Predicted 3D model of a 167-nucleotide RNA (Lysine riboswitch aptamer) from uncultured Acetatifactor sp. The RNAcentral record of the sequence draws on MGnify.
RNA sequence: GAUAGAGGUUGCGCCUUUCAAGAGUAUCCGGAUUGAUGCGGCAGGAGCAGAGGAGAGACGGGAAAAGGGGAAGACGCCGAAAGAGGAGACGACCUGCAGAUCGAUUCUUGGGCAUACAGUAAAUAACUGUAUGACUGUCAUCCCUGUAUUUCGGAUGGUGCGCUAUC
Numbered sequence: 001g002a003u004a005g006a007g008g009u010u011g012c013g014c015c016u017u018u019c020a021a022g023a024g025u026a027u028c029c030g031g032a033u034u035g036a037u038g039c040g041g042c043a044g045g046a047g048c049a050g051a052g053g054a055g056a057g058a059c060g061g062g063a064a065a066a067g068g069g070g071a072a073g074a075c076g077c078c079g080a081a082a083g084a085g086g087a088g089a090c091g092a093c094c095u096g097c098a099g100a101u102c103g104a105u106u107c108u109u110g111g112g113c114a115u116a117c118a119g120u121a122a123a124u125a126a127c128u129g130u131a132u133g134a135c136u137g138u139c140a141u142c143c144c145u146g147u148a149u150u151u152c153g154g155a156u157g158g159u160g161c162g163c164u165a166u167c
Stems, first nucleotide, its partner, number of pairs: 001167005008078001011077003015073005027062004033056002037049003041097005081109004088102002110136002113133008137159007
């Protein structure tokens, strides 16, 4: 340098089906009443609609979806993946400021779990980040054994650009 593997049965990620929730919510129709504004988040301009009723609206009727979650199946894998970050791109009648979407270089994290705080979220679900805790994988050192090594067990420390095997 190349190839192949291991960590866990709660390893990681994507997809499909189904279920609950989202929610009787958004939204659509009718509409008592009111009465002059309304047109994508904000502001301005242009244009359009509007007392032949703008907008709001008690009440009545109809009525979702997405993201996230549980279960099952299938697929791809072991920096699997996640987070920070944001060059650049895209984008509406015009302009300006925001927002949404995709997103490079670079940086952090071995893995899952529990707790606390913060953020996202409709949410007490779940996810993300930080901290703490034990557990676990792996490596190193030391201890236990007593021919020696290995295995098992224990302690301490490090952590994936790592570790193991073969060439």